This is a predicted structure of a 493-nucleotide part of an RNA (small-subunit ribosomal RNA, 5' domain) from an uncultured bacterium. Model confidence (mean pLDDT): 83 of 100. The RNAcentral record of the full RNA draws on ENA and SILVA.
[in-house]
Context: one part of a larger RNA
RNA sequence: GAUGAACGCUGGCGGCACGCUUAACACAUGCAAGUCGAGCGGAGCACUUCGGUGCUCAGCGGCGGACGGGUGAGGAACGCGUGGGUAACCUGCCCUGUACAGGGGGAUAACGCAGAGAAAUUUGCGCUAAUACCGCAUAAGCCUACAGUAUCGCAUGAUACAGCAGGAAAAAUUCCGGUGGUACAGGAUGGGCCCGCGUCUGAUUAGCUAGUUGGUGAGGUAACGGCCCACCAAGGCGACGAUCAGUAGCCGGUCUGAGAGGAUGGACGGCCACAUUGGGACUGAGACACGGCCCAAACUCCUACGGGAGGCAGCAGUGGGGAAUAUUGCACAAUGGGGGAAACCCUGAUGCACCGAUGCCGCGUGAAGGAAGAAGAUUUUCGGAUCUUAAACUUCUAUCCGCGAGGAGGAAAACGGACAGUACUUGACUAAAAAGCCCCGGCUAAAUAACGUGCCAGCACCCGCGGUAAUACGUAGGGGGCAAGCGUUUUCG
Numbered sequence: 001g002a003u004g005a006a007c008g009c010u011g012g013c014g015g016c017a018c019g020c021u022u023a024a025c026a027c028a029u030g031c032a033a034g035u036c037g038a039g040c041g042g043a044g045c046a047c048u049u050c051g052g053u054g055c056u057c058a059g060c061g062g063c064g065g066a067c068g069g070g071u072g073a074g075g076a077a078c079g080c081g082u083g084g085g086u087a088a089c090c091u092g093c094c095c096u097g098u099a100c101a102g103g104g105g106g107a108u109a110a111c112g113c114a115g116a117g118a119a120a121u122u123u124g125c126g127c128u129a130a131u132a133c134c135g136c137a138u139a140a141g142c143c144u145a146c147a148g149u150a151u152c153g154c155a156u157g158a159u160a161c162a163g164c165a166g167g168a169a170a171a172a173u174u175c176c177g178g179u180g181g182u183a184c185a186g187g188a189u190g191g192g193c194c195c196g197c198g199u200c201u202g203a204u205u206a207g208c209u210a211g212u213u214g215g216u217g218a219g220g221u222a223a224c225g226g227c228c229c230a231c232c233a234a235g236g237c238g239a240c241g242a243u244c245a246g247u248a249g250c251c252g253g254u255c256u257g258a259g260a261g262g263a264u265g266g267a268c269g270g271c272c273a274c275a276u277u278g279g280g281a282c283u284g285a286g287a288c289a290c291g292g293c294c295c296a297a298a299c300u301c302c303u304a305c306g307g308g309a310g311g312c313a314g315c316a317g318u319g320g321g322g323a324a325u326a327u328u329g330c331a332c333a334a335u336g337g338g339g340g341a342a343a344c345c346c347u348g349a350u351g352c353a354c355c356g357a358u359g360c361c362g363c364g365u366g367a368a369g370g371a372a373g374a375a376g377a378u379u380u381u382c383g384g385a386u387c388u389u390a391a392a393c394u395u396c397u398a399u400c401c402g403c404g405a406g407g408a409g410g411a412a413a414a415c416g417g418a419c420a421g422u423a424c425u426u427g428a429c430u431a432a433a434a435a436g437c438c439c440c441g442g443c444u445a446a447a448u449a450a451c452g453u454g455c456c457a458g459c460a461c462c463c464g465c466g467g468u469a470a471u472a473c474g475u476a477g478g479g480g481g482c483a484a485g486c487g488u489u490u491u492c493g
Stems, first nucleotide, its partner, number of pairs: 001492002005489005012363006018356002020321001025319003029316003034063003039060002042057006070274003079199008089191002094187007102136001104134002111126006142167003146163001148161005172179002200246003207237003212234006219227001249271004253264004276297005299310004327353001329352003335349001336347004366396004376387004403427004410419001436482005441463002448476001450475003458465002
């Protein structure tokens, strides 16, 4: 100098930030992911001119729940950073282009009936729809197998063109403007994988390794690969530190320093990992999925004892741990996200408010004049000296507090403001309500013929003070420093 700080004393206001560093301990309660009736059948309600119309939504179906939000346990690794590669890859929604959408079928939830169960839930029979599901047709282009020409390259090869055989599509709706659907090609965006280099400590860890290292073949994947498997060979790594052990999320940055460097990774941004512990896959463009599923385990809860339910490292909040860290707040008005044709709905993301001197910054606690050097206090050599222009008193001002009035911008045609009657402006009024903390032996700015104590009580970073006149302990008055803070402690430079 710095700090996500804490503690002691003290404490007026505002702005902007920040606020469980410990138990990745356990969690009551509420909320945090829905939406679409312009995909579908239906049920209920309301109105009705009896033609219909409107509203709501359990179910089927679509899109989204892989984003956003949290945490840093694990991990020394292609995890991260940086620079490349992919002739070894994928990419929903979005944009551009090209070509299409013909004709059929069988179900199933909802619903009805009958049951089982304490519940969670579930069984049988029957009915029905779709942009749900399945054949058939068609195939510019696409995929697979076979065989070819040309050009090019980076080894495997890539691109273009033409051939033959086989194969795979589609969904409608309309207010006729469109909105959707299928295939192919390109783009954009987002990702997967690979490589060079860099990335803590210990040798009181010296040898490590059998899918291990390589090959052939088969499988698997979007894709390369011992990724997996069968067989074959015996390799691979290591004092340029393998293996083992310990510690740790990484970075942009941040702190310090003249720099080199050292330390650090809280807030904000990028990447990674995780979601009670361990394992697994399903769906999907995307997950091996925080508020999805299955299994095992620990824990908690319900139970009719047969069986079930749960996962705050989301936002608040509770207990616990701790020196220590906030409200079970308001709003979708703005920005952004999901769904929808839209109206709109949802959004503890976000915008705000509350609490905390936790930090930084700004402001105030008055200004000018004022010597009878008042009173009082301390001290005294009793003359005086100091506090001291300080106060009183006079004149002035009104930041701020309080009172009255007005009152935004944030909102790009209209509607729409949580914040908030806030910021701000203005009027009247009153010096009023607003100063402490540490230090004064040297380091180090500031000391007394003061009092108390008497190696006691105590002080102290260090040196050292204290045993009867202590500038060092305690008090008093005085002085110095900083100031809504001051001092101590922790950690880093």